[in-house]
RNA sequence: GCGGCUGUAGCACAACGGCAGUGCGCCGCCUUGCCAUGGCGGAUACCGGGGUUCGACUCCCCGCAGCCGCUC
Numbered sequence: 001g002c003g004g005c006u007g008u009a010g011c012a013c014a015a016c017g018g019c020a021g022u023g024c025g026c027c028g029c030c031u032u033g034c035c036a037u038g039g040c041g042g043a044u045a046c047c048g049g050g051g052u053u054c055g056a057c058u059c060c061c062c063g064c065a066g067c068c069g070c071u072c
Base pairs, nucleotide, nucleotide: 001070002069003068004067005066006065007064010024011023012022013021018054026042027041028040029039030038047063048062049061050060051059
């Protein structure tokens, strides 16, 4: 330099173009003599900028970052 894949919560991952979810973690309450377990509730996220669309995490374009391969 070229090609491919990936980018969503603290971490690991979901999400037909139509309400952004799950597990673990975190916080509060209940439960317990205390802890753990268990129960209930809560906070936090779509990599950036444009475009298409009534409507975009999702499709298109340009960037950025990471991973893999090729070339040198």